[in-house]
């Protein structure tokens, strides 16, 4: 110097839930907060979940189904990168 694995510290991210914008929802996002996370860093590629503004069918109509091109990487696969010190 590199690999594996084990504890233990400093740092990292930040769920719920408040409140603020922003979106049609779903949600994002920013602040308090910390349930968790060794990839809870990246890409929506595939599979799954949420939503249905617009589009299509129906229907006198209230409405009711379908649909991602919206969202989700803290749902899992894939693929990319990354990880300090001390035994």
């Nucleotide at each position: 110097u590199g690999a594996a694995u084990c504890c233990u510290u400093u740092g990292g991210c930040a769920a719920a839930a408040u409140c603020g914008u922003u979106g049609a929802a779903a949600a994002a996002c920013g602040a308090u907060g910390a349930c968790g996370c060794a990839a809870a860093g990246c890409u929506a590629u595939g599979a799954g979940u949420c939503u249905a503004c617009g589009g299509c069918a129906g229907a006198a109509a209230g409405c009711u189904g379908c649909u991602a091109u919206g969202a989700u990487c803290g749902u899992c696969a894939a693929g990319c990168u990354g990880c300090a010190a001390a035994a």
Overview: The RNA shown here (c-di-GMP-I riboswitch aptamer) has 87 nucleotides and comes from Anaerotignum lactatifermentans DSM 14214. Taxonomically the source falls in Anaerotignum lactatifermentans (Bacteria, Bacillati, Lachnospirales, Anaerotignaceae). It matches the Rfam family "c-di-GMP-I riboswitch aptamer". Rfam links the family to the GO term cyclic-di-GMP binding. From the family's description: GEMM was predicted in a large-scale screen for bacterial structured RNA regulatory elements. Genes associated with GEMM are involved in a diverse array of functions, including chemotaxis regulation, signal transduction, secretion and chitin. Its mean pLDDT, the model's own confidence on a scale to 100, is 75. The sequence is in RNAcentral, with records from ENA and Rfam.